[in-house]
RNA sequence: AGUUGAUAAAGGCAAAUCAACCGAAAGGUUGAGACGCAAAGCCAUGGGCCUAAGGCACAUAAAAUGCUAAGGUAGCCAGGUUGCCGGC
Numbered sequence: 001a002g003u004u005g006a007u008a009a010a011g012g013c014a015a016a017u018c019a020a021c022c023g024a025a026a027g028g029u030u031g032a033g034a035c036g037c038a039a040a041g042c043c044a045u046g047g048g049c050c051u052a053a054g055g056c057a058c059a060u061a062a063a064a065u066g067c068u069a070a071g072g073u074a075g076c077c078a079g080g081u082u083g084c085c086g087g088c
Base pairs, nucleotide, nucleotide: 002088003087004086005085012037013036017032018031019030020029021028022027035075041081042080043079045078046077047076048073049072050071054068055067056066057065
C1' cells in the first nucleotide's frame, strides 16, 4: 500500500419505545434507552422507498380523491470519500 474480517484488544455508533421541541407530513434535534451494526463515520450522484405543504386534475357549496419533490430516508441498495485493530 492492497485485500480481507476468524479470534481478539481498545473502543465507537444507537433501532424500537418514551419525553420535550421543530415540521403540513414523511421525518429531524436533544435526553433516556439498546434492536443491532466492521464503517449503523460523512456525502442525496444514480436507483428504490416514504410524505404531499404548494401546484395540477376532478368534483363542485365544499369536502373527499388522484398525480406531482425542489421535502425526507446514508440503519434500502449502488457509488464517492475518511478511518481503529487483526489476518493474508